[in-house]
RNA sequence: AGAGUUUGAUCAUGGCUCAGAACGAACGCUGGCGGCACGCUUCAUACAUGCAAGUCGAACGGUUAAAGCUCCUUCGGGAGUGUAUAAAGUGGCGAACGGGUGAGUAACAGGUGGAUAAUCUGCCUUCUGGCGGGGGAUAACGGUUGGAAACGACCGCUAAUACCGCAUGUCAUUGUAAUUUCUCCGGAUUUUACAAGAAAAGGCGCUUCGGCGUCACCAGAAGAUGGGUCCGCCCCCCAUUAGCUAGUUGGUGUGAUAAUAGCGCACCAAGGCUGUGAUGGGUAGCCGAGCUGAGAGGUUGAUCGGCCACACUGGAACUGAGACACGGUCCAGACACCUACGGGUGGCAGCAGUAGGGAAUAUUGCGCAAUGGGCGAAAGCCUGACGCAGCCAUGCCGCGUGAGUGAAGAAGGUUUUCGGAUUGUAAAACUCUUUUCUUAGGGAAGAAACGUACAGGGAGGUAAUGCCCUGUGCCUGACGGUACCUAAGGAAUAAGGGACGGCUAACUCCGUGCCAGCAGCCGCGGUAAUACGGAGGUCCCAAGCGUUGUUCGGAUUUAUUGGGCGUAAAGCGCGCGCAGGCGGAUGGGUAAGUCAGAUGUGAAAUCUCGGGGCUCAACUUCGAAACUGCGUCUGAAACUGCUUAUCUAGAAUCUUGGAGAGGGAAGGGGAAUUUCGCAUGUAGGGGUAAAAUCCGUAGAGAUGCGAAGGAACACCAGAGGCGAAGGCGCCUUCCUGGACAAGUAUUGACGCUGAGGCGCGAAAGCGUGGGGAGCGAACAGGAUUAGAUACCCUGGUAGUCCACGCCGUAAACGAUGAGAACUAGAUUCGGGGGGAAUUGACCCCUUCCGUGUCGCAGCUAACGCAUUAAGUUCUCCGCCUGGGGAGUACGGCCGCAAGGCUAAAACUCAAAGGAAUUGACGGGGGCCCGCACAAGCGGUGGAUUAUGUGGUUUAAUUCGAAGCAACGCGCAGAACCUUACCUAGGCUUGAAGUCCUACGAACCUGAUAGAGAUAUCGGAGUGCCCUUCGGGGAACUGGGUGACAGGUGGUGCAUGGCUGUCGUCAGCUCGUGUCGUGAGAUGUUGGGUUAAGUCCCGCAACGAGCGCAACCCUUGUCCUAUGUUGCCAGCGGAUAAUGCCGGGGACUCGUAGGAGACUGCCGGGGUCAACUCGGAGGAAGGUGGGGACGACGUCAAGUCAUCAUGCCCCUUAUAUCCAGGGCUGCAAACAUGCUACAAUGGCCGGUACAGAGGGCUGCAAAACCGCGAGGUUGAGCGAAUCCCACAAAGCCGGUCUCAGUUCGGAUUGGAGUCUGCAACUCGACUCCAUGAAGGCGGAGUCGCUAGUAAUCCCGGAUCAGCAACGCCGGGGUGAAUACGUUCCCGGGCCUUGUACACACCGCCCGUCACACCACGAAAGUCGGCAACACCCGAAGUCAGUGGCCCAACCCCUUGGGGAGGGAGCUGCCGAAGGUGGGGUUGGCGAUUGGGGUGAAGUCGUAACAAGGUAACC
Repeated sequence: AGAGUUUGAUCAUGGCUCAGAACGAACGCUGGCGGCACGCUUCAUACAUGCAAGUCGAACGGUUAAAGCUCCUUCGGGAGUGUAUAAAGUGGCGAACGGGUGAGUAACAGGUGGAUAAUCUGCCUUCUGGCGGGGGAUAACGGUUGGAAACGACCGCUAAUACCGCAUGUCAUUGUAAUUUCUCCGGAUUUUACAAGAAAAGGCGCUUCGGCGUCACCAGAAGAUGGGUCCGCCCCCCAUUAGCUAGUUGGUGUGAUAAUAGCGCACCAAGGCUGUGAUGGGUAGCCGAGCUGAGAGGUUGAUCGGCCACACUGGAACUGAGACACGGUCCAGACACCUACGGGUGGCAGCAGUAGGGAAUAUUGCGCAAUGGGCGAAAGCCUGACGCAGCCAUGCCGCGUGAGUGAAGAAGGUUUUCGGAUUGUAAAACUCUUUUCUUAGGGAAGAAACGUACAGGGAGGUAAUGCCCUGUGCCUGACGGUACCUAAGGAAUAAGGGACGGCUAACUCCGUGCCAGCAGCCGCGGUAAUACGGAGGUCCCAAGCGUUGUUCGGAUUUAUUGGGCGUAAAGCGCGCGCAGGCGGAUGGGUAAGUCAGAUGUGAAAUCUCGGGGCUCAACUUCGAAACUGCGUCUGAAACUGCUUAUCUAGAAUCUUGGAGAGGGAAGGGGAAUUUCGCAUGUAGGGGUAAAAUCCGUAGAGAUGCGAAGGAACACCAGAGGCGAAGGCGCCUUCCUGGACAAGUAUUGACGCUGAGGCGCGAAAGCGUGGGGAGCGAACAGGAUUAGAUACCCUGGUAGUCCACGCCGUAAACGAUGAGAACUAGAUUCGGGGGGAAUUGACCCCUUCCGUGUCGCAGCUAACGCAUUAAGUUCUCCGCCUGGGGAGUACGGCCGCAAGGCUAAAACUCAAAGGAAUUGACGGGGGCCCGCACAAGCGGUGGAUUAUGUGGUUUAAUUCGAAGCAACGCGCAGAACCUUACCUAGGCUUGAAGUCCUACGAACCUGAUAGAGAUAUCGGAGUGCCCUUCGGGGAACUGGGUGACAGGUGGUGCAUGGCUGUCGUCAGCUCGUGUCGUGAGAUGUUGGGUUAAGUCCCGCAACGAGCGCAACCCUUGUCCUAUGUUGCCAGCGGAUAAUGCCGGGGACUCGUAGGAGACUGCCGGGGUCAACUCGGAGGAAGGUGGGGACGACGUCAAGUCAUCAUGCCCCUUAUAUCCAGGGCUGCAAACAUGCUACAAUGGCCGGUACAGAGGGCUGCAAAACCGCGAGGUUGAGCGAAUCCCACAAAGCCGGUCUCAGUUCGGAUUGGAGUCUGCAACUCGACUCCAUGAAGGCGGAGUCGCUAGUAAUCCCGGAUCAGCAACGCCGGGGUGAAUACGUUCCCGGGCCUUGUACACACCGCCCGUCACACCACGAAAGUCGGCAACACCCGAAGUCAGUGGCCCAACCCCUUGGGGAGGGAGCUGCCGAAGGUGGGGUUGGCGAUUGGGGUGAAGUCGUAACAAGGUAACC
């Protein structure tokens, strides 16, 4: 510090996800030790049991047991003493601390800084003074008595440091009367007088008995400590909570309090809070700090520390220095327990522990030794505070599980290309060490005090105790025989977890086969999974490792630091304007903001730095720094603020002027449509792609004249003008707003923006009343269509128009808020001014305002914007934060309604979206080509038949090929074989191959059984090479053994190779450069031209490659060379005839080599080009004809059955051998052909002319036989020599005469021939006979542009033969037509749109049906919460009362009275409770509504291309 994920790729936007750190954690697997920490986050749920607050006998009355001592004794014991004391009681202090928890609380609760001149403070410290004299009770106890108990009642006795008067009065306070000083004017303070106000003469010690000392006690002053109260600032979310408040706000008086105050009360006034968020609701203890982060921030508030609150729930007071009190009291309530049913008791959110809850959190431990606390004079007692131990890998830190040597790179595992590689120096083995471990031994620090004994000293001594200081001795350890040390022993006791597709370090094999499963995101898995499961290996951490959860980070993804708003989410439709924010120039003052210095505070701990202590570290300790904050004082005055004075550049006013569909009102006008009347006139009109509905013989439409009525204003008219926007268009008049220009003057910052608020606001819609020509939702009819609730047509109602009132929304758009300033220009148009000029309109220069276009810098993701900014800045407002759900629900406000404004969540997805790029596509455009259409010729589709295919059948009908580009295709030839299929019979190292081994050479041959394979039994016969003569070797046969063979079994979607197709279409790319952030572009586009990316020109391109063309073959002309088997002109010979012969090379031809054609020449056109048109010459003319040749790529195209090959599968079978059968089966279907339907013909006779091939397992002449297929025989020829081999159409002649025929030949019967081991299934051919359909073929569809189509024969491959009418070649005869590119199909280039990229066979929308999920509504129903009104009213404080009761004081006196107090009663307040109507919030709810999600449901086709009616609001 980033990374993955939207796309074919790119940039940007934007969300989701990951890597990091942390934790009071939990879960899974695993687990050696130690140190230090931490440990109910959930039910503030309920609690058994034990403990957690007591202490003081030196406050008091009294008192039990034991030891010791003394005395007595009936020896049983008793009495006394006791610096001994249990239990209980009176009294004092403590119990308000310590410990727990976080329910409540949004608050002066907390933090921080102040105030208290408005206050209290027990114990403690210092100082001053005092401590006199009395009194009456009461518990304990005793007696009687009630009750189950808890607990009482009555009578009687008694003490105090318990209680109550009196005296004294330093002194505080209060009151009254004077008085001093200070002051913030509130008050504080000094002094004096009077009145009121206190105590324990106690305990203990000593004593010379006078008193002294000490601990207490009382009053006061001060300190310290700890509180109370008040104030400034800070302190969560919701506005779908906007108004709240009657003790409410203030005053006066009074009361209460330690103290201020509506804190309470009475009276008076009517205030107080709130958009800077009151009130209400939700949530929450706050902080120091912890975590994270670069920081700013965000989040948390465990442990430790500070504060607060609470103690079963609610209320209340008492006591006290302090409480409204965790282990106190009273009342009410819930719960639990006891009960004799009458009544009682209880409160673990103390420490342990239990139950419950929960994913989850420990021992009913030891000790007061240390630290701290309470009481005590002290010893001491108490202390679940605390110190320790126990449990837990919960966390942090440290250590160990060994170290060295060790290659035969062992064995084993894994893998393999079988060679090896890897595990791996790893192990073993040898040497060493002993932290840890076991055993044994030693063994701390933590302890210093207090106290006590002794000694010494001191204040200041004293009669003495006492007090203070120093020293010595004694006493005290839970942890714990622990830490630590030493010795001995022995590698001995000690490694796991996760991951390995990318992010992200780490790879292979096997299994599985969209199954099982994985997954944080992207995504893996459908037979070769580095992604599932296992294994080996590797990587990362390590006594831990992973997972889950949560927080921060990454996320600049809420943006102060540090984002945006034209098109990605985002500018309110527009204006006016209150508050608020911001604000021109120059001086003066001030010092609030700001800045500087000083000072106080910012607790400690934490963090950081520097040291110290545990062996190190964690941990701990000391010091420093820091704590960014707040207060106070002093200073500065630039900027902001405030104040004052001035200015004119902003703003406004004034004068003059012109422009304008700016607004409102009234009046007027003509054209056109429609309707009506009259007339002319006759059969149609209208409408459409075409029609029909419709109108018309009752007279339409057309034409003419007239009338009525409503709405809108042609031309002018413009990218023009005006307005804030919506919007505004005939003419005239009236009223009226704004802007602009020029000019002088005036005011003097008067300005800008603008949350709320107010107003305006297209169309549609609503209300009331008018109006209604045209148009025209709804509706009706006609068409179209599969349907057509549409598009088209004929009608037509609301509406459109007017008046008044609502609505308040639009893609209300420049998708661009308003204002100000600055930053190159060019140009158009509109309005005004100036200059110059002119006769004048023009024209030219300049200036201001407006309105457009282009364009630089700059900006932008790009597109684009660019002085009218989307540039550079400032001010203010509005708005955005992934897509869907949803601009929806609920609530509120507005509206007559329709609806509008405001505006969520659950759930769901990993994207959604922008700009641009390359393609592909379009029922987009332009240009161009092709037998693509058109123009022609001939077919096919109808018939018969052949062949192939689907289908069907079958034991099998082997397999493959599937639009074009499968279907006379693989098959250039299935009777057996082929053959892969079926049935039956065999065989298992195999039919063939390699290796090993024993025998035998091999080879040849017979018989028997069998369908054959095969099996059995014989016969004959020995060779070659080497030799040390024993034998060995090579080849071969059969036997054996195991390695292995074999497979036309699967996968063409694992592959190679080969092939088809687009397409012989003209394209496809690269290097360098340039442009672009980039994908990419440029080049390759453009203007011409070509068959062509062919060439030329131009050009940020310049070149190059694969294609095109050419080079190759063939054909067409000529030349040269050569001349057999070819040829024969000339010469000669021979024949019935023939190059037959001698010869010849002239010709044809063959072979070989050359020439020729290149737009070379001429002319026109064209850019002085490429090229094109015409011509000449030429055998051939513009690539002369044909062929071979097929760019980058596409179709997961075809082929595992040509071959090769990975993997999988079979191995007495899916291999292999053999016989027979099948591949030929046949209702109907398709494809490709053949033959025909006839006279351009059939038949018969005669007759002419090819080329290219093939031939020895062959072609076969001639001759003879057969009607013929053919047979017999076999000359010649391995072929320019011989043979196949007569070419046929053609030509000549004859016949047939339009018929199912002398057309046509299928089918069938009979007879044959040939091939072959064999023609039954299932061959071809011949002859005789038979003589079917068929009379030119529907929709549709195919081929062909010249030696082509058409037509006619010939040959060859395969092959024994042949189903060949197929295929591949050859020649003969030999046309027609092309105006042209509108249309169909295919293709190329450019351009355009795109929501497509699996690329239109694309994408995609909505209803319906089904399943699931969450949500809304809903008759209602059940809860929670907080208020309100009333009722009832506990405890208790306060107040009143004094019939009743009362020891202390007073009076009088023995009766009583008074003061004062109490019970009781009454009253105010008052918790819980009750009743009531509302509010708010939640659960459930028949049914209902939409929404979301869901591999292959239904219906359509809405959108994306002009998406087939442009789309959208």
Molecule: small-subunit ribosomal RNA
Organism: uncultured prokaryote